[in-house]
Context: one part of a larger RNA
RNA sequence: GAUUGAACGCUUGCGGCAUGCCUAACACAUGCAAGUCGAACGCGAAAGCGCCUUCGGGCGUGAGUAGAGUGGCGGACGGGUGAGUAACGCGUGGGAAUCUGCCCUGCAGUGGGGGACAACCCGAGGAAACUCGGGCUAAUACCGCAUACGUCUUACGAGAGAAAGGGGGCCUUCGGGCUCUCGCUGCAGGAUGAGCCCGCGUCCGAUUAGCUUGUUGGUAGGAUAACGGCCUACCAAGGCGACGAUCGGUAGCUGGUCUGAGAGGAUGACCAGCCACACUGGGACUGAGACACGGCCCAGACUCCUACGGGAGGCAGCAGUGGGGAAUAUUGGACAAUGGGCGAAAGCCUGAUCCAGCAAUGCCGCGUGUGUGAAGAAGGCCUGCGGGUUGUAAAGCAUUUUCAGUGGGGAAGAAAAAUCCGAGGUUAAUACCCUUGGGUCUUGACGUUACCCACAGAAGAAGCACCGGCUAACUCCGUGCCAGCAGCCGCGGUAAUACGGAGGGUGCAAGCGUUAAUC
Numbered sequence: 001g002a003u004u005g006a007a008c009g010c011u012u013g014c015g016g017c018a019u020g021c022c023u024a025a026c027a028c029a030u031g032c033a034a035g036u037c038g039a040a041c042g043c044g045a046a047a048g049c050g051c052c053u054u055c056g057g058g059c060g061u062g063a064g065u066a067g068a069g070u071g072g073c074g075g076a077c078g079g080g081u082g083a084g085u086a087a088c089g090c091g092u093g094g095g096a097a098u099c100u101g102c103c104c105u106g107c108a109g110u111g112g113g114g115g116a117c118a119a120c121c122c123g124a125g126g127a128a129a130c131u132c133g134g135g136c137u138a139a140u141a142c143c144g145c146a147u148a149c150g151u152c153u154u155a156c157g158a159g160a161g162a163a164a165g166g167g168g169g170c171c172u173u174c175g176g177g178c179u180c181u182c183g184c185u186g187c188a189g190g191a192u193g194a195g196c197c198c199g200c201g202u203c204c205g206a207u208u209a210g211c212u213u214g215u216u217g218g219u220a221g222g223a224u225a226a227c228g229g230c231c232u233a234c235c236a237a238g239g240c241g242a243c244g245a246u247c248g249g250u251a252g253c254u255g256g257u258c259u260g261a262g263a264g265g266a267u268g269a270c271c272a273g274c275c276a277c278a279c280u281g282g283g284a285c286u287g288a289g290a291c292a293c294g295g296c297c298c299a300g301a302c303u304c305c306u307a308c309g310g311g312a313g314g315c316a317g318c319a320g321u322g323g324g325g326a327a328u329a330u331u332g333g334a335c336a337a338u339g340g341g342c343g344a345a346a347g348c349c350u351g352a353u354c355c356a357g358c359a360a361u362g363c364c365g366c367g368u369g370u371g372u373g374a375a376g377a378a379g380g381c382c383u384g385c386g387g388g389u390u391g392u393a394a395a396g397c398a399u400u401u402u403c404a405g406u407g408g409g410g411a412a413g414a415a416a417a418a419u420c421c422g423a424g425g426u427u428a429a430u431a432c433c434c435u436u437g438g439g440u441c442u443u444g445a446c447g448u449u450a451c452c453c454a455c456a457g458a459a460g461a462a463g464c465a466c467c468g469g470c471u472a473a474c475u476c477c478g479u480g481c482c483a484g485c486a487g488c489c490g491c492g493g494u495a496a497u498a499c500g501g502a503g504g505g506u507g508c509a510a511g512c513g514u515u516a517a518u519c
Base pairs, nucleotide, nucleotide: 001519002518003517004516006515007514008513009512010511013366014365015364016363017362018361019359020358021324026322027321028320030319031318032317035073036072037071040070041069043067048061049060050059051058052057080277081276082275089202090201091200092199093198094197095196098194099193103190104189105188106187107186108185109184110183111145113143114142120135121134122133123132124131125130151160152159153158165182166181167180168179169178170177171176203249204248205247210240211239212238215237216236217235218234219233220232221231222230252274253273254272255271256267257266258265259264279300280299281298282297283296302313303312304311305310330356332355333354334353338352339350340349341348342347369399370398371397372396379390380389381388382387403460405455406454407453408452409451413446418440419439420438421437422436423435424434425433463508464507465506466505467504468489469488470487474503475502476501477500478499484491485490
């Protein structure tokens, strides 16, 4: 000098864009953060209103609504944190022994049956959480049978193995038929995502020199989606190490960021990629995918409820609280946009996201007026008492109105969806459905938006540090090795440009200094 996720002191007018627990991976009150589908399925209220009534109630509507339940998809994404990890974890370049829901392409199918279990009803236990028994029932839930282009196994003879229906339109002799669409099953390929292996690179310590028994290799088997001591049995005795093994310490890695002419050094906040973790430790289940942050089980610590028998919980999601700390924000708005989940869609959900609030935390921009004005006013300070300086500075005169204020106008972020009219495709069809063009209508949290116009009046808006040398900037008074200053050299013991105040000056400026840290 440059820089910072900074803090502290003094000061503070406005706007834009960013950023904001670096410490206790400490503990958490409260609310919200993952649901959705009735076009898979069976059930199914109540209040209110109306009518009747034997005054008990009944019927209709509300409504096949609310609502749970079965089932499907999603909860493995998105969001957080950096504890652990010196490792194929990451970076880079290769590889073969693998899987891949939804999506795309192609081929082949979608026939016929069965038995249950929730919800519901009845009963029982419990303080609760909840649990148990009996009975009824549906399905795209579950299980056989049939069939098998391709698939798997094979001793090459053969054997094994699937499926589910829903919705719209038209016709109907009411049996069903035709058609469109969303699905379902098998196989092959693609895309995407993921698992695995290897070369090279990846901090400090030798005041850590030897380490290793599933250890190193083989055979056989098991396990896995898959290779492999991954696991097991047997056999052999290997494997690593001064080119630093092992041990100890520290640490998420990278793109990048800061600095520097570069080489290098330091660093890894925000944003992006990868990894790891989710109270601590362990485990599996389901599933295309997890050994799963807001799933399950066990153990532990902690907190809470309890009728003492037993239960409930996990903010390193967004806010917020206590604590720690020099220190880090609102228990805000909206799904309008972008994106995600579910759904045919309308739509619902979304603390992702978009916005707003707080903070000079940073960067950038603007303003606090402009011109004129010498009687060089008054006052202050200095003085050699003549004067000098503050100083065109002020006042005065003229003029402007950015920003803030008040009032009015006013974009873009909105394209869709829906509906109407055409065109094309499909079809027996002018239905339905899909694609596409045009018209109509509607949707904005921000928002009192950006921006524009008008009004008033210089009106509301400057501080901070420094002035001995380094280093730009000097005098007076006070103090008297005291009080104090100080980055280094050093100042202060009676004339201190170095302490404190004042006048003046210098440098930056809505900031300026100090401290800490890096180059």